[in-house]
RNA sequence: CGACCAUCCAGAGCGGCCGAGAGACCUGGCUCGUCGACGCCGCAGCAACCAUCCCCCGCCGCCCCGGCGGGGAGGGUGCUCACGCCAGGACCGAUGGGAG
Numbered sequence: 001c002g003a004c005c006a007u008c009c010a011g012a013g014c015g016g017c018c019g020a021g022a023g024a025c026c027u028g029g030c031u032c033g034u035c036g037a038c039g040c041c042g043c044a045g046c047a048a049c050c051a052u053c054c055c056c057c058g059c060c061g062c063c064c065c066g067g068c069g070g071g072g073a074g075g076g077u078g079c080u081c082a083c084g085c086c087a088g089g090a091c092c093g094a095u096g097g098g099a100g
């Protein structure tokens, strides 16, 4: 880089910096925003995916080894207005995993 797979109506905000637009793109609507949005940084939190180690529980009749399932803690990422804001559109997009 990437075929492919899964998820996208649940959940979770404070502080500092900046200063005008932001909510991915097009059209229409709506919402957020000088009472400072968006973004960046710090801290905190949420919870999905993944791998591993540690701890606990259950099953494989019992023990060791091993396997399977569940839970907890930590890790790699992600996320923390509104259903991916809504409707229509398109080589749609985002996040995680990932054959090669």
Stems, first nucleotide, its partner, number of pairs: 001100001004097005013043005021032003025089005044080003048077003054072007084092001
Predicted 3D model of a 100-nucleotide RNA (SAM riboswitch aptamer (S box leader)) from Kineococcus radiotolerans. The coordinates come from a structure-prediction model, not an experiment, and the mean pLDDT is 78. The RNAcentral record of the sequence draws on Rfam and Ribocentre.